[in-house]
Context: one part of a larger RNA
């Protein structure tokens, strides 16, 4: 000087565009934050009509509970913990997977017994259950076929060690599902590819030696288990190895990066917010489901904590978005909308989205506008000063005139929809394309435009001894006080307080903290 996720005094007109718990990963009231598909199934809780003998049935339009299906492993937070292949960056997998999506070939044959919900009993404050009983299916399980796949032995080509990649023989054990008026839209199996993800190695980024020696699953091997998968991962036996002053062990600190900040630069500091990667999800350990997880709004156990109980039991996890408390100098509304943009699900309409999208509050940043232009001395009152002559505030006000930004009030009034959704009508025969017609905006009656009135509705910190721009006068008398340094102040103080006055910024201006 210049930066800031900033705070505190003073003060404060408006838009725009960012930002906003840096502290206690402390505790949470309450409401949302994950569903969705009836074109997978039996089915009909509730709403609408019709019929009723009032018990009920019927119907279409849909749909509560269920059973399957996909989705909840994305997307939102947070940074505890971790000095590690955690992250960067460049390799490698001939040692691996990879739902939905794209491309190829080829299948889609036949059967069969359950069980949710339904009814009917029952236990129990609840929260959940237990019995018998019915029933369905893209749920479950057999059979048949079938490239591929494992096991055996052979052949050709290849490379990078273990070995790969084609061929052609032999045994093994393995698919599949329907839905619909028809299309469609699924199923299964096998190749590939697209994403995405595991794993392995080089290199690189913090302190400390007032941590020098560290390690028994330790380093290697052999079988063996395990995994998608190399491998002490894991186990059981056999050796005695591994690692360190080129910092091992072990203390402290601390998510890494893109990038920010400052610097000419080198380099120093920093990792809010945007983006990628990793960890966490009360603490702490487990594994199910599942292409995918040891799963923030999933199970189970164990511990602290809170709440309910009929005292036998049970329930809970805001480091999602609002919001409380509580810490703290210090951080915001229990807002509106799925209209766009994304994402579950469905063929589709559509649902559902506290992702997003826009609002609200805060000068917390940046930027950008205004609080008036012009004229106007007899230099008006008034304040300060004074050598009493006048200086100065000061063209500064009045007063004349001129505009009308902002603000107020009045009307018009958006883009964001070149989009979606749906009718008709052609071409087509909802496969798509054209036209035309309805319908669809939280933001918003916003932005923006025109009128309208009337200088009206809009200035203040902070300094003035030197550094460092700007000076006098009272009061005060080492006192009150000032101070970044240097130092002012003990009776003429430009360094305390007031006042005029001036300087430097400016809707802000000092202070304080922090890092260059």
């Nucleotide at each position: 000087g210049g930066a800031c996720g900033a705070a505190c005094g003073c003060u404060g007109g408006c838009g725009g565009c960012g930002u906003g718990c840096u502290u206690a990963a402390c505790a949470c009231a309450u409401g949302c934050a994950a569903g969705u598909c009836g074109a997978g199934c039996g089915g009909u809780a509730a709403g609408g009509c019709c019929c009723u003998u009032c018990g009920g049935g019927g119907u279409a339009c849909a749909c509560g509970a269920g059973c399957g299906g996909c989705g909840a492993a994305c997307g939102g937070g947070u940074g505890a913990g971790u000095a590690a292949c955690a992250c960067g960056u460049g390799a490698g997998c001939a040692a691996c997977c990879u739902g939905c999506c794209c491309c190829u070939g080829a299948c889609u044959c036949u059967g069969g017994g359950a069980u949710a919900a339904g009814c009917g009993g029952u236990g129990g404050a609840a929260a959940c259950g237990c019995c018998g009983u019915c029933u369905a299916a893209u749920a479950c399980c057999g059979g048949a076929u079938a490239c591929g796949a494992c096991c055996c032995a052979c052949c050709a080509c290849c490379u990078c060690a273990u070995g790969g990649u084609g061929g052609a023989g032999g045994g093994u054990g393995g698919a599949a599902a329907g839905u619909u008026u028809u299309a469609u839209c699924g199923g299964u199996c096998a190749g590939g590819g697209a994403u995405g993800g595991g794993c392995u190695c080089g290199c690189g980024g913090c302190c400390u030696a007032u941590c020098a020696g560290c390690u028994u699953g330790u380093u290697g091997g052999u079988g063996g288990g395990g995994u998608a998968a190399c491998g002490g991962c894991c186990u059981a036996c056999c050796a005695a190895g591994g690692c360190g002053a080129u910092u091992a062990c072990g203390g402290g600190u601390a998510g890494c990066c893109g990038g920010c900040c400052u610097g000419a630069g080198a380099g120093g500091g920093c990792g809010a917010c945007c983006g990628g990667c990793c960890a966490c999800a009360c603490u702490g350990g487990g594994a199910c489901u599942g292409a995918g997880a040891c799963a923030c709004g999933g199970c189970c156990c164990a511990g602290a904590c809170u709440c309910c109980u009929g005292c036998g039991g049970g329930a809970g996890g805001c480091a999602g978005c609002a919001g409380u408390g509580g810490g703290g100098a210090a951080u915001a509304u229990u807002g509106c909308a799925c209209a766009a943009u994304g994402g579950g699900c469905g063929a589709a309409a559509g649902c559902c989205u506290g992702a997003u999208g826009c609002a609200g509050c805060g000068a917390c940043g940046c930027c950008g506008c205004g609080u008036g232009g012009g004229g106007g001395a007899u230099g008006a009152c008034g304040g300060c000063c004074u050598u009493c002559g006048g200086g100065u505030u000061g063209u500064a006000a009045a007063c004349c005139u001129c505009u009308u930004u902002u603000a107020c009030c009045a009307c018009c009034a958006a883009c964001g929809c070149a989009g979606g959704c749906u009718c008709c009508a052609c071409g087509u025969u909802c496969u798509c394309g054209u036209g035309g017609g309805g319908u669809u905006g939280a933001c918003g009656g916003u932005a923006g435009g025109u009128g309208g009135g009337g200088a009206a509705u809009a200035a203040g910190g902070a300094c003035c001894g030197g550094c460092u721009a700007a000076c006098u006068a009272c009061g005060u008398g080492c006192c009150a006080g000032c101070a970044g340094c240097c130092g002012c102040g003990g009776u003429a103080a430009u360094a305390c307080g007031u006042a005029g006055g001036g300087u430097c910024c400016g809707a802000g201006c000092g202070u304080u903290g922090u890092c260059c």
Molecule: small-subunit ribosomal RNA, 5' domain
Organism: Nocardiopsis eucommiae